[in-house]
Context: one part of a larger RNA
RNA sequence: GCCAGCGAGUUACUCGUAUGUUGCAAGACUAAUCUGGACAGAGGAGUCGUAGCGAAAGCAAGUCUGAAUAGGGCGCUUAGUAACAUGCGGUAGACCCGAAGCCGGGUGAUCUAUCCAUGGCCAGGUUGAAGCCCCGAUAAUAUCGGGGUGAAGGACCGAACCCACCAGUGUUGAAAAACUGGGGGAUGAGCUGUGGAUGGGGGUGAAAGGCCAAUCAAACUCGGCGAUAGCUGGUUCUCCCCGAAAUAGCUUUAGGGCUAGCCUUGCAUAAUAGUGUGACGGAGGUAGAGCACUGAAUGGGCUAGGGGCCUUACCAGGUUACCAACCCCAAUCAAACUCCGAAUGCCGUACACAUGUUUUGCAGGAGUCAGGCUGCGUGGGAUAAGCUUCGUAGCCGAGAGGGAAACAACCCAGAUCGAUAGCUAAGGUCCCUAAAUACAGGGUAAGUGAUAAAGGAUGUGAAAUUGCACAGACAGCUAGGAUGUUGGCUUAGAGGCAGCCACUCAUUUAAAGAGUGCGUAAUAGCUCACUAGUCAAGUGGUUUCGCGCCGAUAAUGCUCGGGACUAAUAACCCUGUUACCGAAGCUUCGGAUUGUCCCGUUUUGCGGGACAGUGGUAGGGGAGCGUUCCAUUAACCGCUGAAGGUCAAUCGCGAGGUUGGCUGGAGGAGAUGGAAAUGAGUAUGCUGGC
Numbered sequence: 001g002c003c004a005g006c007g008a009g010u011u012a013c014u015c016g017u018a019u020g021u022u023g024c025a026a027g028a029c030u031a032a033u034c035u036g037g038a039c040a041g042a043g044g045a046g047u048c049g050u051a052g053c054g055a056a057a058g059c060a061a062g063u064c065u066g067a068a069u070a071g072g073g074c075g076c077u078u079a080g081u082a083a084c085a086u087g088c089g090g091u092a093g094a095c096c097c098g099a100a101g102c103c104g105g106g107u108g109a110u111c112u113a114u115c116c117a118u119g120g121c122c123a124g125g126u127u128g129a130a131g132c133c134c135c136g137a138u139a140a141u142a143u144c145g146g147g148g149u150g151a152a153g154g155a156c157c158g159a160a161c162c163c164a165c166c167a168g169u170g171u172u173g174a175a176a177a178a179c180u181g182g183g184g185g186a187u188g189a190g191c192u193g194u195g196g197a198u199g200g201g202g203g204u205g206a207a208a209g210g211c212c213a214a215u216c217a218a219a220c221u222c223g224g225c226g227a228u229a230g231c232u233g234g235u236u237c238u239c240c241c242c243g244a245a246a247u248a249g250c251u252u253u254a255g256g257g258c259u260a261g262c263c264u265u266g267c268a269u270a271a272u273a274g275u276g277u278g279a280c281g282g283a284g285g286u287a288g289a290g291c292a293c294u295g296a297a298u299g300g301g302c303u304a305g306g307g308g309c310c311u312u313a314c315c316a317g318g319u320u321a322c323c324a325a326c327c328c329c330a331a332u333c334a335a336a337c338u339c340c341g342a343a344u345g346c347c348g349u350a351c352a353c354a355u356g357u358u359u360u361g362c363a364g365g366a367g368u369c370a371g372g373c374u375g376c377g378u379g380g381g382a383u384a385a386g387c388u389u390c391g392u393a394g395c396c397g398a399g400a401g402g403g404a405a406a407c408a409a410c411c412c413a414g415a416u417c418g419a420u421a422g423c424u425a426a427g428g429u430c431c432c433u434a435a436a437u438a439c440a441g442g443g444u445a446a447g448u449g450a451u452a453a454a455g456g457a458u459g460u461g462a463a464a465u466u467g468c469a470c471a472g473a474c475a476g477c478u479a480g481g482a483u484g485u486u487g488g489c490u491u492a493g494a495g496g497c498a499g500c501c502a503c504u505c506a507u508u509u510a511a512a513g514a515g516u517g518c519g520u521a522a523u524a525g526c527u528c529a530c531u532a533g534u535c536a537a538g539u540g541g542u543u544u545c546g547c548g549c550c551g552a553u554a555a556u557g558c559u560c561g562g563g564a565c566u567a568a569u570a571a572c573c574c575u576g577u578u579a580c581c582g583a584a585g586c587u588u589c590g591g592a593u594u595g596u597c598c599c600g601u602u603u604u605g606c607g608g609g610a611c612a613g614u615g616g617u618a619g620g621g622g623a624g625c626g627u628u629c630c631a632u633u634a635a636c637c638g639c640u641g642a643a644g645g646u647c648a649a650u651c652g653c654g655a656g657g658u659u660g661g662c663u664g665g666a667g668g669a670g671a672u673g674g675a676a677a678u679g680a681g682u683a684u685g686c687u688g689g690c
Stems, first nucleotide, its partner, number of pairs: 001690006011092003015089010027048003033042003052059002062074004095234002098231001102224006113198009122188001124157003127153001131149007161185003165182005200216001202212003237624006247260005261368002263365006273358001274355005279349004288340001289338002294334003298330004303324001305323002307320004371396007379388002401412003416591004421587003427581003430563003436578001438577006449565001455550002459547010476534005482507003487501003513528001517526002592614010625679001627676007636668002644663008
């Protein structure tokens, strides 16, 4: 993991409450207990109800407050009670499984920590302390040196033994800690055998919170115990009706609650109800706009005040391309500015139309309190986020179907069931792939289409405007492009062409700048402007719009979903037109079911018809199927084969039922009721098998 079996809202109560049913009813019911008889009878103690109000005395259809006969509060103008069933609540383990833990009594030191008692073990080699002896130095028996002897040491090297520093292997291991190769200690605070001691808030600890039997920041075991779990997981048959929420307030509250909101069921409410649209009447300070207030803010003018400079004994005075209030002109900005001011929305109406209970109240039952995305309006952020906080609408949530290649939320559209019927929506119609290789008019050459900006460009189409042009333009070619003069200044030089200056002049001319660029050290040289000739018809500038181009870099191979598609004619883009395809939408035919209404009827009900419905999570409500056992039943089945197993047919919307064959070998159904250990696929569920 698979299969089979087991596996979760139960039970109790003199409990509460609501609904239903039944009995009796201003009453209802008994409890314990008793009765050889017991689904009966007795038993009236007691409980609930029939009267309330007040703290109470108390009074009483009233009473309390109060001075009150006022006002106000709570009451009065009747329905209860007992049993059963069901929903929910309460108290109990209270739907099931699940802690880490806390407390009590015991069991453990055969592992390990320390200690006690008594034993054992440490190959071999090295070093050579003190002491002692001798010799020497010395005045010395002090002291020092040398030799010998001697044997010390948490001494040295290194096996056994003990340890565990490094690496590799191992990592479902050979092993729940090892193996291999190196490493450390190895006469010591050494290692070790046997026996014994210390016990759980306790021991022991050369101290790591280490160790105390593969368990330790409090062992193990049994009990309290079904601890508690605002947490996670799981919670078992069917069909039908309705159908949420992810908000507000409060909360040692924030992933939990309570009340309200939103859902459901029952009863009441029936109108001048509710809702929508229109009409009419209102409140308002948003968008926008504005500068009249409050502030912000630019330039100019006018001119107080201040600063600088000049003047001055003082007083005063002059001046200013300094700063600058008020005022004036021009032009602005604002969530916490407003002289103004919409659209929507909101409130109202004895109005109109539409809808037809959707309204409201009471009562029973909930769930929800993590929401999300998209459009629009704001705040926060960076006019970032699949970001975050609000408002508003839609959708997802709880929504299937078609489109967007794939894709909760985008576009279309809300699935009662069936049909090899039709029409459409979004979106599409060359092939994959259903439908136009459709039509008409344009555009694009970039595979743009089929990602992106500032910016850039004789791309190309359309339009506007303005020059030049048969008295010959534009482009090309031929020729000229001169003189005063090397203008003046500057400079080493400056000759059109480093730089500065200029009313930059004038002459000859068809025309020719005191010079457009290249060039030289400076000249020179080339060229341009300008002119003539040649040629022969268009040629420049500016602006706007459409479609394209560059800008354009991401890590393994590219791509529009793919194939593929464009040069007269596109499968690309724009405009227009007509067809067609296309969904669970709409229609058609047939069936089911719910509600309302109508008709018939054998009037609980059944039959027919019309209209409107029938997506659905949490959740509310309704109706059923099946399992086990029990009671009742008069007649049920069964060795001529029960239950169970298996295959098939058939009936039912379904849970399921019936029948037949084979197997099996002894019990089992139906109907009407009752009672439940009553339905499994999920709980890292439990047990067994594989």
Background
The part of an RNA shown here (large-subunit ribosomal RNA, domain II) has 690 nucleotides and comes from a Fidelibacterota bacterium. The coordinates come from a structure-prediction model, not an experiment, and the mean pLDDT is 82. The sequence was found in a public genome assembly.